[in-house]
RNA sequence: GUUGGUCUCACGGGGUGCCCGAUAGGGCUGAGAGAAACCCGCAGAACUUGAUCCGGGUAAUGCCGGCGCAAGGAUGAGAACCGAAGUGCUA
Repeated sequence: GUUGGUCUCACGGGGUGCCCGAUAGGGCUGAGAGAAACCCGCAGAACUUGAUCCGGGUAAUGCCGGCGCAAGGAUGAGAACCGAAGUGCUA
């Protein structure tokens, strides 16, 4: 003792699909499939558009990859702690 991170407070953004079932409920993937939860808040892949997209795979599905150094997309403060864990360039 900076970049960055952890923690705390307040505020904000987001998704909720596929299959079985009359319903309740159960199964699959996942952080989360309406959850007083989970994730994300510009160093922004949380999430949306493209998309009734393309390839693979599955019982089925954004299930996996491409698309994607594409476009959009929501903030501030703080005692303390860690101490280059950050960023750029080259190979």